[in-house]
C1' cells in the first nucleotide's frame, strides 16, 4: 500500500439526530488550633480536523491526520 477500532474538560471515562454530562484533579468558601477527611458553591470543551446531508450534527455520510490492533 490493505483491513478494523479509537479521537468529547488537565487526567479517566459516558453521552437514542434537539440545552455537552460523570468522577478525579483545580479553585473559593464551610469546617479544623493547623493539615488531611468531609460538605457547599464555582471555573476549565472551536466534541481532533475539513466538507457534506438536515429544521437541527459529539451522534449520520465521505476526505484528512493522530494513536492502537490484524492479516499480508
Nucleotide at each position: 500500500g490493505g483491513g478494523g477500532a479509537u479521537a468529547u474538560a488537565a487526567c479517566u471515562c459516558a453521552g437514542c439526530g434537539g440545552u455537552a454530562g460523570a468522577g478525579u484533579g483545580c479553585c473559593a468558601c464551610c469546617u479544623u488550633g493547623a493539615c488531611g477527611u468531609g460538605g457547599u458553591g464555582g471555573a476549565a470543551g472551536u466534541c481532533a480536523u475539513c466538507a457534506g446531508u438536515u429544521c437541527g450534527a459529539a451522534u449520520c455520510u465521505g476526505g484528512u491526520u493522530a494513536u492502537c490492533c490484524c492479516a499480508c